Overview: Bacterial RNase P class A from an uncultured Bacteroidales bacterium, 284 nucleotides, folded computationally. The model forms 97% of the base pairs in the Rfam consensus. Rfam family: Bacterial RNase P class A. By type it is a ribozyme.
RNA sequence: AGAGCAAACCGGUCUAUCGCGCCGCAAGGUGAGGAAAGUCCGGGCAGCACAGAGCACCACAGCGGUUAACGGCCGUCAGGCAGAAAUGUUUGAUCCCUGCUACAGAGACGAGCGAAGUGAAACGAGCACAUUGUGGGCUGCAAUUCCAAGUAAACCGGCAUUUGAGCGCUGCUCGCGUGAGUCGGAGGGUAGGAAGCGAGAGAAGGGCAUGGCGACAUGUACCUCGAGAUUAAUGAUAGACGCCCGCAAGGGUACAGAACCCGGCUUAUAGGUUUGCUUCUCAC
Numbered sequence: 001a002g003a004g005c006a007a008a009c010c011g012g013u014c015u016a017u018c019g020c021g022c023c024g025c026a027a028g029g030u031g032a033g034g035a036a037a038g039u040c041c042g043g044g045c046a047g048c049a050c051a052g053a054g055c056a057c058c059a060c061a062g063c064g065g066u067u068a069a070c071g072g073c074c075g076u077c078a079g080g081c082a083g084a085a086a087u088g089u090u091u092g093a094u095c096c097c098u099g100c101u102a103c104a105g106a107g108a109c110g111a112g113c114g115a116a117g118u119g120a121a122a123c124g125a126g127c128a129c130a131u132u133g134u135g136g137g138c139u140g141c142a143a144u145u146c147c148a149a150g151u152a153a154a155c156c157g158g159c160a161u162u163u164g165a166g167c168g169c170u171g172c173u174c175g176c177g178u179g180a181g182u183c184g185g186a187g188g189g190u191a192g193g194a195a196g197c198g199a200g201a202g203a204a205g206g207g208c209a210u211g212g213c214g215a216c217a218u219g220u221a222c223c224u225c226g227a228g229a230u231u232a233a234u235g236a237u238a239g240a241c242g243c244c245c246g247c248a249a250g251g252g253u254a255c256a257g258a259a260c261c262c263g264g265c266u267u268a269u270a271g272g273u274u275u276g277c278u279u280c281u282c283a284c
Stems, first nucleotide, its partner, number of pairs: 001281001002279009012241007020031004033255001037266002040264005045140004052174005057136005062076005077092006093131002098128004144195004155185005166178004204224003207220005242253004
């Protein structure tokens, strides 16, 4: 130098014209991410419930730590597989019962178990649909709260009013609580406004210091707080620049767009930069 592995960051800017949303009396200010995606986990928040027990269903499972919590993350132990290696990926409770294990083999479990042979495994091994332990209330901003207006608080039917209908406690059963109306049919009215949603104020982000291998934690008289739509704005055109590839001409500029908010995981991504590590390669 080449190739490879791991981690982190960037992934656009300016001008002009026209056009949008929000804040503001105006001047003016401001307007999409590292994944906003998937909706897979865990929460904040809101409403309902809170009386459990059994069965079912789902998830997790070495040891220790971290976190608001997690099926996440960090460290470590013992294995399997791939690779030359750096590394990557995967497994981890138990085997008493039940079940599975290609080919080969007398035989893969019905049973007494010596040798040889077969086989991954022959009285023992691995695994899970088996067993054990722990955990799991429901719904989801289309949640929910308030206001205004309007109608048909009417009509028909079933059940029920303490001899308890219906509702709630994950799904079912029992049990418990609540309860005066409830379930269905046909029909009528409404589809408006405000909040939720703002200092976006937080388990918030960043800097510095200390502790820790690390994930992280503690402290701090330090810094920052950005769009808020609601059939859904954040754009279009032109020019120039930046970055990358290329000798040049020239080409490329990715994945993609908020909808209550946050912590993770997974997936997509033209390319570029930095740091550390490896050595089947090459040169000195």